[in-house]
Context: one part of a larger RNA
RNA sequence: GGAUGAACGCUAGCGGGAGGCCUAAUACAUGCAAGUCGAACGGUAACAGGGUAGCAAUAUCGCUGACGAGUGGCGUACGGGUGCGUAACACGUACACAACCUGCCCAAUACUGGAGCAUAGCCUCGGGAAACUGAGGGUAAUUCUCCAUAAUAUAUUAGAAUGGCAUCAUUUUAAUAUUAAAGUAACAACGGUAUUGGAUGGGUGUGCGUCUGAUUAGCUAGUUGGUGUGGUAACGGCUCACCAAGGCAACGAUCAGUAGCUGGUCUGAGAGGAUGAUCAGCCACACGGGCACUGAGACACGGGCCCGACUCCUACGGGAGGCAGCAGUAGGGAAUAUUGGACAAUGGAGGAAACUCUGAUCCAGCCAUCCCGCGUGAAGGAUUAAGGUCCUAUGGAUUGUAAACUUCUUUUCUUUGGGAAUAAAAUCUCCGAUUCCUCGGAGCUUGAAGGUACCAGGGGAAUAAGCACCGGCUAACUCCGUGCCAGCAGCCGCGGUAAUACGGAGGGUGCAAGCGUUAUCC
Numbered sequence: 001g002g003a004u005g006a007a008c009g010c011u012a013g014c015g016g017g018a019g020g021c022c023u024a025a026u027a028c029a030u031g032c033a034a035g036u037c038g039a040a041c042g043g044u045a046a047c048a049g050g051g052u053a054g055c056a057a058u059a060u061c062g063c064u065g066a067c068g069a070g071u072g073g074c075g076u077a078c079g080g081g082u083g084c085g086u087a088a089c090a091c092g093u094a095c096a097c098a099a100c101c102u103g104c105c106c107a108a109u110a111c112u113g114g115a116g117c118a119u120a121g122c123c124u125c126g127g128g129a130a131a132c133u134g135a136g137g138g139u140a141a142u143u144c145u146c147c148a149u150a151a152u153a154u155a156u157u158a159g160a161a162u163g164g165c166a167u168c169a170u171u172u173u174a175a176u177a178u179u180a181a182a183g184u185a186a187c188a189a190c191g192g193u194a195u196u197g198g199a200u201g202g203g204u205g206u207g208c209g210u211c212u213g214a215u216u217a218g219c220u221a222g223u224u225g226g227u228g229u230g231g232u233a234a235c236g237g238c239u240c241a242c243c244a245a246g247g248c249a250a251c252g253a254u255c256a257g258u259a260g261c262u263g264g265u266c267u268g269a270g271a272g273g274a275u276g277a278u279c280a281g282c283c284a285c286a287c288g289g290g291c292a293c294u295g296a297g298a299c300a301c302g303g304g305c306c307c308g309a310c311u312c313c314u315a316c317g318g319g320a321g322g323c324a325g326c327a328g329u330a331g332g333g334a335a336u337a338u339u340g341g342a343c344a345a346u347g348g349a350g351g352a353a354a355c356u357c358u359g360a361u362c363c364a365g366c367c368a369u370c371c372c373g374c375g376u377g378a379a380g381g382a383u384u385a386a387g388g389u390c391c392u393a394u395g396g397a398u399u400g401u402a403a404a405c406u407u408c409u410u411u412u413c414u415u416u417g418g419g420a421a422u423a424a425a426a427u428c429u430c431c432g433a434u435u436c437c438u439c440g441g442a443g444c445u446u447g448a449a450g451g452u453a454c455c456a457g458g459g460g461a462a463u464a465a466g467c468a469c470c471g472g473c474u475a476a477c478u479c480c481g482u483g484c485c486a487g488c489a490g491c492c493g494c495g496g497u498a499a500u501a502c503g504g505a506g507g508g509u510g511c512a513a514g515c516g517u518u519a520u521c522c
Base pairs, nucleotide, nucleotide: 001522002521003520004519006518007517008516009515010514013374014373015372016371017370018369019367020366021332026330027329028328030327031326032325035074036073037072040071041070043067044066047065048064049063050061051060052059053058081285082284083283091209092208093207094206095205096204097203100202101201105198106197107196108195109194110193111192112191113147114146115145116144122137123136124135125134126133127132153178154177155176156175157174158173159172160171161170162169163168183190184189211257212256213255218248219247220246223245224244225243226242227241228240230238260282261281262280263279264275265274266273267272287308288307289306290305291304310321311320312319313318338364340363341362342361346360347358348357349356350355377408378407379406380405387399388398389397390396391395413459414458415457416456417455418454422449428443429442430441431440432439433438466511467510468509469508470507471492472491473490477506478505479504480503481502487494488493
């Protein structure tokens, strides 16, 4: 000198863009953050309409729109948070899988026949303070089960050809055996099953790179390898039985400490050094520890079970909970924001769609925390006014064209009025075309931000300057007070009676809505 997720002191007009618990992965009141589908199903708790009975009150009917609770499907493994752990194939990079999986999506082929048993909701009777739960009756489905059919699927057997770095792979022939489905709607359409290929996403292995300590020198028994068994989507001591005695290490094993890694960021001419906030990729975690279930995918933040600590409810028998989601509270701390608005856009989940949900996201609020921009007036104006300060003091110098005063302007400010783009969208309706995927045209509706940005008219210099420093380094000097005192100080150092170094004043210098100090890095 540059930089910061900064803090502190003094000060503070505006706008745009960004950023905002670095500490206690401490504990959490309250609200919200993952639902959706009635075009899968039995149905009807509420609302609305309608029907029937009745003079009416009312009763009744799922008949219609819809729909609570329930069965079922898809989603909840994404999105969002944090950095505890981890020195590791965790990450980065480059390869490999002839050892693998992949819901939804795309392309293609074939099929979608028949039968049955249940169960929730519901009804009846109970238990419990509650959470919840038991028995019986009866019911549906795209729930569950069975049969049929079936191959380019799977398994076994017997061959052939081609290829490869090895285990082998690919192609192909034949035989035998095994395995599937679900309907809604009735015009279309959406689905279902099997297989192949693709796409996407993941899994696994390997080379190289990846902090400090030798005042850590030896470490290791599932340890290293083999055979077989089990297990996995898959290879493998991944697991187990047996056999062998191996494996790693001064090219630093093991142990200890520290730490998420990277793209990047800061600095530097570069080499390098430091760093890993925001944004993006990967990993790990979800009160501490362990475990599996479901599923295409989890060993699952707002799922389950067990143990533990803690908090809460209780009728003392027993139960409930997990903000490292968004706000917010307490605590810790030098220190870090609103218990806000909207799904209008983008994206996501479900749905045929309308639509619903979405603290993702888009916006707004707070904070000079940072970067950028603008303003606090401009021109003229000398009696060089008064006042202040200083001096060689009837005088002069300086503050200083500064002010007053005159003219002008209106960025800002205030007031009045107009007023967006973000939607030339999507959805929906109609028309037309179509290779039946969709496309074109017309029309209707939809904006949180926001009456905001922006524009125009009126008014009036009106609403707006501080902070640090002035001995040298280092730009900027005099007077007064003090008298090794009070104090200053980054280093050198200053102060003991004329201190440009302390305190005040006048003047000056440097930055400027900021300026200094502290901390840290280069």